The RNA shown here (transfer RNA) has 73 nucleotides and comes from Streptomyces varsoviensis.
The coordinates come from a structure-prediction model, not an experiment, and the mean pLDDT is 81.
Its Rfam family is "tRNA". The family's RNA type in Rfam is transfer RNA.

RNA sequence: GCCGCCUUAGCUCAGUUGGCAGAGCUCCUGUCUUGUAAACAGGUGGUCGUCGGUUCGAUUCCGACAGGCGGCC
Numbered sequence: 001g002c003c004g005c006c007u008u009a010g011c012u013c014a015g016u017u018g019g020c021a022g023a024g025c026u027c028c029u030g031u032c033u034u035g036u037a038a039a040c041a042g043g044u045g046g047u048c049g050u051c052g053g054u055u056c057g058a059u060u061c062c063g064a065c066a067g068g069c070g071g072c073c
Stems, first nucleotide, its partner, number of pairs: 001072007010025004019056001027043005049065005
């Protein structure tokens, strides 16, 4: 330098080939316990990497850029 993949909650990851964004763990509260943990019940948490384009509508499609991983030279 060229090619491919990834970027979504604090962490690990789903997601719909365009129509209100989810799970597990974590965290918070409550019940239980002498107390902690566990268990159970409830709750909080997101500019879907950034900037543009297409569209009535973009996490999803297109482009550029940034970061990460891998391959080739």